[in-house]
Context: one part of a larger RNA
RNA sequence: UGACGGGGGCCCGCACAAGCGGAGGAGCAUGUGGCUUAAUUCGAUGCAACGCGAAGAACCUUACCAGGGCUUGACAUGCCCGUCGUAUCCUUCUGAAAGGAAGGAGUCAGUUCGGCUGGACGGUGCACAGGUGCUGCAUGGCUGUCGUCAGUUCGUGCCGUGAGGUGUUGGGUUAAGUCCCGCAACGGACGCAACCCCUAUGUUUAGUUGCCCCCAUCGGUGAUGAGCCGGUGAGCACUCUAGACAGACUGCCCAUGUUAAGUGGGAGGAAGGUGGGGAUGACGUCAAGUCAGUAUGGCCCUUAUGCCCUGGGCUGCACACGUGCUACAAUGGUCGGUACAACGGGAAGCAAUACCGCGAGGUGGAGCAAAUCCCUGAAAACCGCCCUCAGUACGGAUUGGGGUCUGCAAUUCGACCUCAUGAAGUUGGAUUCGCUAGUAAUGGCGCAUCAGCAACGGCGCCGUGAAUACGUUCCCGGGCCUUGUACA
Numbered sequence: 001u002g003a004c005g006g007g008g009g010c011c012c013g014c015a016c017a018a019g020c021g022g023a024g025g026a027g028c029a030u031g032u033g034g035c036u037u038a039a040u041u042c043g044a045u046g047c048a049a050c051g052c053g054a055a056g057a058a059c060c061u062u063a064c065c066a067g068g069g070c071u072u073g074a075c076a077u078g079c080c081c082g083u084c085g086u087a088u089c090c091u092u093c094u095g096a097a098a099g100g101a102a103g104g105a106g107u108c109a110g111u112u113c114g115g116c117u118g119g120a121c122g123g124u125g126c127a128c129a130g131g132u133g134c135u136g137c138a139u140g141g142c143u144g145u146c147g148u149c150a151g152u153u154c155g156u157g158c159c160g161u162g163a164g165g166u167g168u169u170g171g172g173u174u175a176a177g178u179c180c181c182g183c184a185a186c187g188g189a190c191g192c193a194a195c196c197c198c199u200a201u202g203u204u205u206a207g208u209u210g211c212c213c214c215c216a217u218c219g220g221u222g223a224u225g226a227g228c229c230g231g232u233g234a235g236c237a238c239u240c241u242a243g244a245c246a247g248a249c250u251g252c253c254c255a256u257g258u259u260a261a262g263u264g265g266g267a268g269g270a271a272g273g274u275g276g277g278g279a280u281g282a283c284g285u286c287a288a289g290u291c292a293g294u295a296u297g298g299c300c301c302u303u304a305u306g307c308c309c310u311g312g313g314c315u316g317c318a319c320a321c322g323u324g325c326u327a328c329a330a331u332g333g334u335c336g337g338u339a340c341a342a343c344g345g346g347a348a349g350c351a352a353u354a355c356c357g358c359g360a361g362g363u364g365g366a367g368c369a370a371a372u373c374c375c376u377g378a379a380a381a382c383c384g385c386c387c388u389c390a391g392u393a394c395g396g397a398u399u400g401g402g403g404u405c406u407g408c409a410a411u412u413c414g415a416c417c418u419c420a421u422g423a424a425g426u427u428g429g430a431u432u433c434g435c436u437a438g439u440a441a442u443g444g445c446g447c448a449u450c451a452g453c454a455a456c457g458g459c460g461c462c463g464u465g466a467a468u469a470c471g472u473u474c475c476c477g478g479g480c481c482u483u484g485u486a487c488a
Base pairs, nucleotide, nucleotide: 001488002487003485004484005483007482008481009480010479011478012477013476015472016471019435020434021433022432023431026326027325028324029323030322031321032320033319034317035316042053043052064312065311066310067309068308069307070306073128077127078126079125080123081122082121083120084119088105089104090103091102092101093100094099108118109117110116130301131300133299134298135297139295141290142289143288144286146284151190152189153188154187155186156185157166158165159164170181171180172179196278197277198276199275201246202245203244204243205242206241207240210236211235215233216232217231218230219229220228221227249272252266253265254264255263256262328428332387333386335384336383337382344375345374346373349368350367354363355362356361394425399420400419401418402417403416404415405414441464442463443462444461445460446459447458
């Protein structure tokens, strides 16, 4: 100087407490361990591995296994030789395919007419290619974590023999090493904050594909009327879209404070003291993670640890754990009626009206490269009938039959529909997790990956919409000061 203490002081955080909802019991989905296996490819392992790499394992992917094949190679460059009737295409035999063997068709461009030039292809040999083989404890790069915690340092000066100290400590204050005051310190840097994006209010510009207040007009309903519904014109008021600007700064008032920084209350305001959310992660720690994303040193393989193919495996099941979904019901279930979204996506695509089917879906194809058309009529909510506390009209696992779709191909091993079947489960031990407001809880919708889909996952969007916080004694993590130390 640090680190540590079941030492002390001060402070903070969904850390505890106060609340709400879960996990731990059941079934299923998914990941992991273990076991099994020819193989069940590899990695990730306290927090910070375990719905993680994987934003899609039937083939492919695929790295694993069995079998069949290739050897300058599936891919690159150079040298050598050959062809230019090149490339390419077709047929036959063998084969599971890959591969192997044979036959046929087939006019590259320029040209000085010379395979001469360019380019392409083939062959043999050589340099070499290739390796998801090892080492993340040889590395780069990227990432996690402490932690969006408030810290980490430097120059000069001063103090100390020196390691070092001071500054950065102290008194207040803050979300903050934020700011103020003091001080042998005075200044600076990386962090904090602000500058960036979204959102909440207004003004203005613009008005199609958006909008429909007023006006005109057409059609339907109604009685020819009023009204309502739909369309067109006109219009840009409103909504909206998307550019510019305004607005919030403790600016104003009162109190308090050291006259300071600030704090408490109030006014005005759409918004008030960082308005809400995001992006942004200092010096460093964990020889943390990644050689399988890519790059890369070293080592290793080279008729194989490389490459191609068929089939299998990654989906295996006495068991254990993590993360989720669905429930155990009446604040519910079934049926019928009836409202209101936003983010997004669309050409090898999204697909309307119509018809067929109980349905998954099929036929067909208007429109749309999209504020125009489509996906797309959200669901919970609300209104009404039934069910009346039961293993049930709860719950839906499992199993049998029949189908639909994608795709060469659904047996191992896809999703969905329909009929039948109707398991466990009556609120879950010790223990444990999330959340402080448009949050939790709850309801649906969209997208990426993608032929299809094991998505109940991930990332977003909107609807409905709470309870509680006395407080900081205790548990956990962290910051500052101080003290002890057989620790470095």
Molecule: small-subunit ribosomal RNA, 3' major domain
Organism: uncultured organism